[in-house]
RNA sequence: GCCGUUAUAGCUCAGUGGUAGAGCACUCCAUUGGUAAUGGGGAGGCCUCGAGUUCAAUCCUCGAUAACGGCU
Numbered sequence: 001g002c003c004g005u006u007a008u009a010g011c012u013c014a015g016u017g018g019u020a021g022a023g024c025a026c027u028c029c030a031u032u033g034g035u036a037a038u039g040g041g042g043a044g045g046c047c048u049c050g051a052g053u054u055c056a057a058u059c060c061u062c063g064a065u066a067a068c069g070g071c072u
Stems, first nucleotide, its partner, number of pairs: 001071007010024004018055001026042005048064005
């Protein structure tokens, strides 16, 4: 220098053109003599940034940034 993959909740990851979910963690309640375990509820993310297409973009297109990998 060129090519590719990835970027979504505190962490690990789904998701797919129609106002985003799970597990763990956090918090409240139930259960217990108490703790753990278990069960139920809740909070938490304008989906890395900018532009474009579209009635509508986390998703499609282009560019940028970052991480990782490959080639030279």
Record summary
Transfer RNA from a Minisyncoccota bacterium, 72 nucleotides, folded computationally. The coordinates come from a structure-prediction model, not an experiment, and the mean pLDDT is 82. It matches the Rfam family "tRNA". The family's RNA type in Rfam is transfer RNA. Rfam describes the family as follows. Transfer RNA (tRNA) molecules are approximately 80 nucleotides in length. Gene Ontology term of the family: triplet codon-amino acid adaptor activity.